[in-house]
Context: one part of a larger RNA
RNA sequence: GAACGAACGCUGGCGGCGUGGAUAAGACAUGCAAGUCGAACGAGGAACUACAUGAAGCUUGCUUUGAGUAGGUCCUAGUGGCGAAUGGGUGAGUAUCACGUGAGCAAUCUGCCCGGAAGCGGGGCAUAGCCUGGGGAAACUCGGAUUAAUACCGCAUAUGGUCCUUCCUAGCAUUAGGAAAGGAUUAAAGGUGGGGACCCUUCGGGGCCUGCCACUUCCGGAUGAGCUCGCGGCCUAUCAGCUUGAUGGUGAGGUAACGGCUCACCAUGGCGACGACGGGUAGCUGGUCUGAGAGGAUGGUCAGCCACACUGGAACUGAGACACGGUCCAGACACCUACGGGUGGCAGCAGUCGAGAAUCAUUCGCAAUGGGCGAAAGCCUGACGGUGCGACGCCGCGUGGAGGAUGACGGUCUUCGGAUUGUAAACUCCUGUCAUCAGGGAGUAAGGCAGUAUUGGUUAAUAGCCCUUGCUGUUGAUAGUACCUGAAGAGGAAGAGACGGCUAACUCUGUGCCAGCAGCCGCGGUAAUACAGAGGUCUCAAGCGUUGUUC
Numbered sequence: 001g002a003a004c005g006a007a008c009g010c011u012g013g014c015g016g017c018g019u020g021g022a023u024a025a026g027a028c029a030u031g032c033a034a035g036u037c038g039a040a041c042g043a044g045g046a047a048c049u050a051c052a053u054g055a056a057g058c059u060u061g062c063u064u065u066g067a068g069u070a071g072g073u074c075c076u077a078g079u080g081g082c083g084a085a086u087g088g089g090u091g092a093g094u095a096u097c098a099c100g101u102g103a104g105c106a107a108u109c110u111g112c113c114c115g116g117a118a119g120c121g122g123g124g125c126a127u128a129g130c131c132u133g134g135g136g137a138a139a140c141u142c143g144g145a146u147u148a149a150u151a152c153c154g155c156a157u158a159u160g161g162u163c164c165u166u167c168c169u170a171g172c173a174u175u176a177g178g179a180a181a182g183g184a185u186u187a188a189a190g191g192u193g194g195g196g197a198c199c200c201u202u203c204g205g206g207g208c209c210u211g212c213c214a215c216u217u218c219c220g221g222a223u224g225a226g227c228u229c230g231c232g233g234c235c236u237a238u239c240a241g242c243u244u245g246a247u248g249g250u251g252a253g254g255u256a257a258c259g260g261c262u263c264a265c266c267a268u269g270g271c272g273a274c275g276a277c278g279g280g281u282a283g284c285u286g287g288u289c290u291g292a293g294a295g296g297a298u299g300g301u302c303a304g305c306c307a308c309a310c311u312g313g314a315a316c317u318g319a320g321a322c323a324c325g326g327u328c329c330a331g332a333c334a335c336c337u338a339c340g341g342g343u344g345g346c347a348g349c350a351g352u353c354g355a356g357a358a359u360c361a362u363u364c365g366c367a368a369u370g371g372g373c374g375a376a377a378g379c380c381u382g383a384c385g386g387u388g389c390g391a392c393g394c395c396g397c398g399u400g401g402a403g404g405a406u407g408a409c410g411g412u413c414u415u416c417g418g419a420u421u422g423u424a425a426a427c428u429c430c431u432g433u434c435a436u437c438a439g440g441g442a443g444u445a446a447g448g449c450a451g452u453a454u455u456g457g458u459u460a461a462u463a464g465c466c467c468u469u470g471c472u473g474u475u476g477a478u479a480g481u482a483c484c485u486g487a488a489g490a491g492g493a494a495g496a497g498a499c500g501g502c503u504a505a506c507u508c509u510g511u512g513c514c515a516g517c518a519g520c521c522g523c524g525g526u527a528a529u530a531c532a533g534a535g536g537u538c539u540c541a542a543g544c545g546u547u548g549u550u551c
Stems, first nucleotide, its partner, number of pairs: 001551004006547005013397006019390002026353003030350003035082003040079002043076004048071004053066006089308003099232006108225002113221007121155001123153002131144005160186007167178004190213006198207003234280003241271003246268008283305004287298004310331005333344004361387001363386003369383001370381004400430004410421004434492001436487005448474006456466003495540005500521003506535005516523002
């Protein structure tokens, strides 16, 4: 000099863009952060409409009311499906194939998605819920009866897939390939929209035809993931030897997959001064800071990867987890309890306490972007988009401009003549950025849906559905914001540090080795430009200094 996720002191007008728990991976009150689908399923409830009907009232064809059937709409818990493995947080652990980079690649898997091939036949047993009986303070739990499905289970079929045998080809061989032959084994689920004619009907509908969405098997792709290897990046020798599943082989098991991954047997290996083993520290990287560079330091925000989710361990489900807001066990802690027993996990967003020099709102919205579910409308989304708070940082703007000498008053100094503050002020004439008030007022919105019209495809069909293109209507948290116009009026807006040398800037008074200053040299013991105050000056400026850390 530059830099910072900074802190402290004094001061503080506005805006834009960023940024904000670095310490206790300490403990957490409260609210929210993962749901969705009724176009998979059976129920329950609500109001409405229609039908037929019982009762009551009387005006005798109307009103009130009760139970029932059907319809579509809405709501609720449950079964079922998909999601919950993403997104979001933190950096404790980790010196490791964790990361970076480059490969090997196979020895592998991959829900949803894309392309292709083939299929979706016919049956069955249950169980939630509801009803009912019991136990318990609660959390919850045990029976009985009963019911559905795209839940579950057999059977059939097998284009395919997998395995076995034979054959062919390649190879020394384990083996690999084959459009060859035979055998064994292996699937499925329906829902919904429309329909002139046809068939059946218990008149509800079904068959049949035709769309859409699902379902099953296989091949290929895409995406994601798992595995292996070369190289690279901390300190320490006051750590020199380390290792028994250890190193390799055979066989077996296991895995999606290779492999001591695991096991039985056999052999005795393997690593190490090119630093093994041990100890300390640490998430890694793109980057960031500094520097002319080489290098040094660093890894906050943003992005990629990894690891973790109160502590330790374990598996289940699933395409994917050994799973932050899932399960089980143990532990610590906290809470409830009828003392028998239960419940919980903010390193999600806000917020509280604690420790600390120190780090924000218990805010608005799903309008946009993205994600989950759904045929869709839509629902959910503390991701995200916004606003708020903090001069924490960077950048921009303003706090006025021109004129104005009797060089006013006051202050300070003085050689008492004056000098200086100083064109500074007053005063005159202007301007109107920002702030204030008033009026106008975008863009962020694309779509989707509804209605209507249209071209084409499909079709037996002029239904319906799908595709294309118009028109109309409808969607904004920010926010009446940005921006524009107008009004008034210099009105509302300057401080901090320094002034002995380094280092730009000097005098007076007070003090008297005292009080004090200080980054270094050093000032202060009666004339202190170094302490304290004042006037003046210098430097930066909504900041200025101090401290800390890095180069």

A computed fold for a 551-nucleotide part of an RNA from an uncultured bacterium, annotated as small-subunit ribosomal RNA, 5' domain.